RNAcentral holds the full RNA, with entries from Rfam. Large-subunit ribosomal RNA, domain I from Nitratidesulfovibrio vulgaris str. Hildenborough, 553 nucleotides, folded computationally. Model confidence (mean pLDDT): 84 of 100.
Context: one part of a larger RNA
RNA sequence: GGCAACAGGUGGAUGCCUUGGCGCUGGAAGGCGAAGAAAGACGUGGUAGGCUGCGAUAAGUCUCGGGGAGGAGCCAAACAUCCUUUGAUCCGGGAAUGUCUGAAUGGGGAAACCCGGCAGGAGUCAUGUCCUGUCACCCGCAACUGAACAAAUAGGUUGCAGGGAGCCAACCCGGGGAAGUGAAACAUCUCAGUACCCGGAGGAAAGGAAAUCAAACGAGACUCCCGAAGUAGCGGCGAGCGAACCGGGAUUAGCCCAAACCGGAUGGUUUCGACCAUCCGGGGUUGUAGGACCUCGAUGUGGGAUUGACUACUAGGCAGGAGAAGUGAGCUGGAAAGCUCCGCCAUAGCGAGUGAUAGCCUCGUAUCUGAAACCGAACGUCACCCUAGAGGCACCUGAGUACUGCGAGGCACGUGAAACCUCGUGGGAAUCUGGGAGGACCAUCUUCCAAGGCUAAGUACUAACCAGCGACCGAUAGUGCACUAGUACCGUGAGGGAAAGGUGAAAAGAACCCCUGUCAGGGGAGUGAAAUAGAAUCUGAAACCUGUUGCCU
Numbered sequence: 001g002g003c004a005a006c007a008g009g010u011g012g013a014u015g016c017c018u019u020g021g022c023g024c025u026g027g028a029a030g031g032c033g034a035a036g037a038a039a040g041a042c043g044u045g046g047u048a049g050g051c052u053g054c055g056a057u058a059a060g061u062c063u064c065g066g067g068g069a070g071g072a073g074c075c076a077a078a079c080a081u082c083c084u085u086u087g088a089u090c091c092g093g094g095a096a097u098g099u100c101u102g103a104a105u106g107g108g109g110a111a112a113c114c115c116g117g118c119a120g121g122a123g124u125c126a127u128g129u130c131c132u133g134u135c136a137c138c139c140g141c142a143a144c145u146g147a148a149c150a151a152a153u154a155g156g157u158u159g160c161a162g163g164g165a166g167c168c169a170a171c172c173c174g175g176g177g178a179a180g181u182g183a184a185a186c187a188u189c190u191c192a193g194u195a196c197c198c199g200g201a202g203g204a205a206a207g208g209a210a211a212u213c214a215a216a217c218g219a220g221a222c223u224c225c226c227g228a229a230g231u232a233g234c235g236g237c238g239a240g241c242g243a244a245c246c247g248g249g250a251u252u253a254g255c256c257c258a259a260a261c262c263g264g265a266u267g268g269u270u271u272c273g274a275c276c277a278u279c280c281g282g283g284g285u286u287g288u289a290g291g292a293c294c295u296c297g298a299u300g301u302g303g304g305a306u307u308g309a310c311u312a313c314u315a316g317g318c319a320g321g322a323g324a325a326g327u328g329a330g331c332u333g334g335a336a337a338g339c340u341c342c343g344c345c346a347u348a349g350c351g352a353g354u355g356a357u358a359g360c361c362u363c364g365u366a367u368c369u370g371a372a373a374c375c376g377a378a379c380g381u382c383a384c385c386c387u388a389g390a391g392g393c394a395c396c397u398g399a400g401u402a403c404u405g406c407g408a409g410g411c412a413c414g415u416g417a418a419a420c421c422u423c424g425u426g427g428g429a430a431u432c433u434g435g436g437a438g439g440a441c442c443a444u445c446u447u448c449c450a451a452g453g454c455u456a457a458g459u460a461c462u463a464a465c466c467a468g469c470g471a472c473c474g475a476u477a478g479u480g481c482a483c484u485a486g487u488a489c490c491g492u493g494a495g496g497g498a499a500a501g502g503u504g505a506a507a508a509g510a511a512c513c514c515c516u517g518u519c520a521g522g523g524g525a526g527u528g529a530a531a532u533a534g535a536a537u538c539u540g541a542a543a544c545c546u547g548u549u550g551c552c553u
Base pairs, nucleotide, nucleotide: 001552002551003550004549005548006547007546008545009544015538016502017501020473021472022470023469024468025467026466027465029462030461031167032166039101040100041099042055043054044053046079049075050074051073061095062094063093064092065091066090070083071082072081106115107114108113116135117134118133119132120131121130122129137164138163139162140160141159142158143157144156145155171202172200173199174198175197176196182189186236212219213218223250224249225248226247227246233241234240254454255453256452257398261282262281263280264279265278266277267276268275269274287432289397290396291395293392294391295390296389302386303385304384307383308382309381310380316375317374320369321368322367326342328341329340330339331338343360344359345349351363352362353361403427404426405425406424407423408422409421410420413439434449435448436447437446438445489496490495509537512524513523514522515521
């Protein structure tokens, strides 16, 4: 030095565990904010570093309920001082306080700082100082004022617990809008109206009651799903893009204006007959045309999403409460819930804990029950609102609109035979004997009524809350984070971003003695079932290192 066996060291794999994650289901909620949010800074404890809570009334104050014996949050034990059956700690409702920053709003500013005005107050001989309140901007409304020659208006001032601003995970609508890529290069095309930016809103949003489809039959708002169908088509006919009719389902709901006509108010014009403009009330709302006006006739029948009342100091939500039956014997063991034997409950044998595996030990579970205060429906009922027929007449029925030349965009549709919808620009109708559409265009036919508006449900999403589930993970996994984690650390910055869980049933966490420079480490003693469970703590693999013995060189 090698090999082998054994005993150790080192190391932290593996096994077991789980306080944390991941995914989903149901419910509820779908917002917070100038009454100052979200997010923070700084403070705040007897001692106080971090976390949590709170705000100079500072781990808290008041009050109303619950609850019922111990408390003064956690890491984190001890001491001191206190509270508590006159009900503390704790849980829930309401209220008070709530420094400074932040939309930040008196002015400024390099956020958490600096400097003011006005009113009232404290203090001072007085000033300085301190406290409370108030002072940004825009919009709206109201009042008072008020220019350019009068009137008027613009403007100004004041008032208003009128509104706005800012934040927030996804979902939604609108305005803008790429490129990497694919086309095996690349330009039309694709990616894609995606990412991203901006604006706006709601618990959903959007859309929506046919100037729609269809095809000679008919359907009957919109939205979403399944099929139709990867079809018809579009396409450097490349890559690719990609419908609709129709059928089946989910859910169902339809309405209101403008105008004609009638009436009123205000202003203007006036030949005093009236007319015009604006506003208000009635009327009226559609395509088998409807309505106004005139004539005749009827007094009921259905419907309702708005508003009000009741329903309803309700249901429900936000704390809780009651809750059955073995602590029986023997055995093993440190410990019984294990094994053997004997009982009991069960609308409860889901689950968790307890010194090993417990229906009957503890908490729970089934079931029943509960609110002073706060939040708070729906169905339904009533009020209220809406709702009929015939004939005549020819007044009304959405104009710089429809349509169109040119140029674009959207439609599955890339200019194509290119309809349809929308926009820019230039032209520019008809008025029910009217107008649009049916994929160039024309005729016939069919169908619908634009140029005003509203509209639940079915659909999308889940940051946060409650309850539950998993042939999901189990500490190199599962979130980046099971632990003082968006921390430490890195970066000028935007930003990047860790590692790190486990003694034992219980600290019973090793009194005392010894070695020693020692608060290191170890040997005894003691605790414990176990200390090779000793805090560098469960198990404790391998690499690597050491010792002992044997064999070989």